[in-house]
Context: one part of a larger RNA
RNA sequence: ACUGCGGAAAGACGGAAAGACCCCGUGCAGCUUUACUACAGCUUGACAUUGAGCUCGGAUAUAUCUUGUGCAGGAUAGGUGGGAGACGUUGAUCCAUUCACGCCAGUGAAUGGUUAGUCACCCUUGAGAUACCACCCUUGAUAUAUUUUGGCUCUAACUUGAAUUGUUAAUCCAAUUUCAAGGACAUUGUUUGGUGGGUAGUUUAUCUGGGGCGGAUGCCUCCUAAAGAGUAACGGAGGCGCGCAACGGUUCUCUAGCGCUGGAUGGAAAUCAGCGUGAUAGUGUAUUCGCAUAAGAGAGCUUGACUGCAAGACCUACAAGUCGAGCAGGUGGGAAACCAGGUGAAAGUGAUCCGGUACCGGCAUGUGGAUGCGGUACCGCUCAACGGAUAAAAGUUACGCCGGGGAUAACAGGCUUAUAGAUCCCAAGAGUUCAUAUCGACGGAUCUGUUUGGCACCUCGAUGUCGGCUCGUCGCAUCCUGGGGGUGGAGAAGCUCCCAAGGGUAUGGCUGUUCGCCAUUUAAAGCGGUACGCGAGCUGGGUUCAGAACGUCGUGAGACAGUUCGGUCCCUAUCUUCCGCAGU
Numbered sequence: 001a002c003u004g005c006g007g008a009a010a011g012a013c014g015g016a017a018a019g020a021c022c023c024c025g026u027g028c029a030g031c032u033u034u035a036c037u038a039c040a041g042c043u044u045g046a047c048a049u050u051g052a053g054c055u056c057g058g059a060u061a062u063a064u065c066u067u068g069u070g071c072a073g074g075a076u077a078g079g080u081g082g083g084a085g086a087c088g089u090u091g092a093u094c095c096a097u098u099c100a101c102g103c104c105a106g107u108g109a110a111u112g113g114u115u116a117g118u119c120a121c122c123c124u125u126g127a128g129a130u131a132c133c134a135c136c137c138u139u140g141a142u143a144u145a146u147u148u149u150g151g152c153u154c155u156a157a158c159u160u161g162a163a164u165u166g167u168u169a170a171u172c173c174a175a176u177u178u179c180a181a182g183g184a185c186a187u188u189g190u191u192u193g194g195u196g197g198g199u200a201g202u203u204u205a206u207c208u209g210g211g212g213c214g215g216a217u218g219c220c221u222c223c224u225a226a227a228g229a230g231u232a233a234c235g236g237a238g239g240c241g242c243g244c245a246a247c248g249g250u251u252c253u254c255u256a257g258c259g260c261u262g263g264a265u266g267g268a269a270a271u272c273a274g275c276g277u278g279a280u281a282g283u284g285u286a287u288u289c290g291c292a293u294a295a296g297a298g299a300g301c302u303u304g305a306c307u308g309c310a311a312g313a314c315c316u317a318c319a320a321g322u323c324g325a326g327c328a329g330g331u332g333g334g335a336a337a338c339c340a341g342g343u344g345a346a347a348g349u350g351a352u353c354c355g356g357u358a359c360c361g362g363c364a365u366g367u368g369g370a371u372g373c374g375g376u377a378c379c380g381c382u383c384a385a386c387g388g389a390u391a392a393a394a395g396u397u398a399c400g401c402c403g404g405g406g407a408u409a410a411c412a413g414g415c416u417u418a419u420a421g422a423u424c425c426c427a428a429g430a431g432u433u434c435a436u437a438u439c440g441a442c443g444g445a446u447c448u449g450u451u452u453g454g455c456a457c458c459u460c461g462a463u464g465u466c467g468g469c470u471c472g473u474c475g476c477a478u479c480c481u482g483g484g485g486g487u488g489g490a491g492a493a494g495c496u497c498c499c500a501a502g503g504g505u506a507u508g509g510c511u512g513u514u515c516g517c518c519a520u521u522u523a524a525a526g527c528g529g530u531a532c533g534c535g536a537g538c539u540g541g542g543u544u545c546a547g548a549a550c551g552u553c554g555u556g557a558g559a560c561a562g563u564u565c566g567g568u569c570c571c572u573a574u575c576u577u578c579c580g581c582a583g584u
Stems, first nucleotide, its partner, number of pairs: 001584008010576003014571002022405004027401002029397004035202005041195003045191004051154005057148009068137001078136005085119003094113008158182006164175003205217003214234001218240006241386001242284001243343002248302007257277006282291002285348001287346003306329004312323003318387001331340003354380007362373003412459001413457001414455003418452001420448006429439002466541001467539003471533001472530005479504003482499006506520005547565004551560003
């Protein structure tokens, strides 16, 4: 060295299971609720099942009565018409009593007495006699009829119980049966309103240096933007969701602001004068670009902030968006030429469907009306997640499931090295004096790849995660032992620097701890790398499933780098590697 056998498990990102963590899917399911929408259930009313009588009250109709006061006026005049007479021994007038109304003036009715007249026409009034008749209004009464709220009662619907009979082993059940209780209520049906996680179906956005939390989502202006246009980021800065009947049109006229000097009150700044400068002013509203021929300021007259169109262009995936000479009609300003289809320009916004308003020579299957539709103009969306899924929508899952992703997080690795650690440079200063025995500010240059991070490059058809145990191996920025230089080294003990990795480098208590603190030793009780070495070597205390509890949060389901008790650690070694034995 090869072969064989026995053994160990460091590697084959070993085997097993299309990762359970994380994210994604206009995936699924369970659960919750003051998410949405339904449906059971419960409940209100109406009608039917549903009949009778009485009564308090209401309404309507009819009949008979009754009621009616402005002022003036004999006086409590409802309205209109007819009307010169009407009523009276079938009891007028007057008196007494009682009742009703009442504006306290009177009016009406009943009873008793008396016994023959009383009232109208006249004078006041818009209207003239309740003298008499008819119709009507208003207030109230009575009667009848219809209807109705409520109450009471009835029995025959209907309901319940008991008995008897039939049947049966017995119940159930049935019966032109009997009795009792209730009773037009209840029950049931149709319909209407309410309530309704009891049940069901669903929704619960995206961007995002993982996701969540936060922020944003449309439009305008500037920079980024690399001198045509365009151009991204959770890049840097700001605005908009209008205003204006003049802040629009036109004609004519004008020039701001600032500085200096002077000037009553008067000042830094009001109004006035002169000189200088020249757009720094102003522009309804952010910024950019414009603007003196002014687009800036003032005045006069006005409504073009018009109707019907439009050659041709810009922009552009589409849909949208933007500019527009010119023609016809009629209009405003101007002497006219001309100008005017809003505003110095660029923001001030919303598709389609559906509905509404006004108008119109349209359409509708015979026609008029009615109705529906269409066309033109306008109106109704913080549809703001602003190209708007619906008229209408929130959560939770550690009980979870499926499809995927290393397109995307947690471990480890990689890149980076801000942070961290280490070294060096400069040397203000401390060190009595003296920067450099020792310490070293303000700064600077490097290194390492042990910290906390950033990135998201391998791995999500799986690379097992903290600590301990076992077993190591390497670096040196050396804890001890060894050799030196300096010293603010007398000696001893130290401090600091250089060389040096051969060997060595603790036991207990607390805590899951690494770390740390404590006790006692030691020459010393080093710092790091090794997938924060090592789970196909062990453990499983912690973290990180399912059970349960506390605190807190949440209406709740549930949640918490909060706490607490409990909680399955599989693999017979093919290859590489290593150890041992035997043979060649």